[in-house]
RNA sequence: GUCCCCGUAGUUCAAUGGAUAGAAUGCUGGGUUGCGGACCCAGAGCUUGGAGGUCCGAUUCCUCCCGGGGACA
Repeated sequence: GUCCCCGUAGUUCAAUGGAUAGAAUGCUGGGUUGCGGACCCAGAGCUUGGAGGUCCGAUUCCUCCCGGGGACA
């Protein structure tokens, strides 16, 4: 330099164009317990890496940029 893959909650990941983007774990409160842990209930938390485009509608499709990984030279 060319090409390919990835970027979503604190962490690990789902969601292959459709309504308020979810799960596990972690966190907070409550229950339970002699106190904890485990267990049960509830809650908070994600401008979906950034900017633009297509579309009635974008996490998803297209372009550019940023970051990470890989192949070739």
Molecule: transfer RNA
Organism: Patescibacteria group bacterium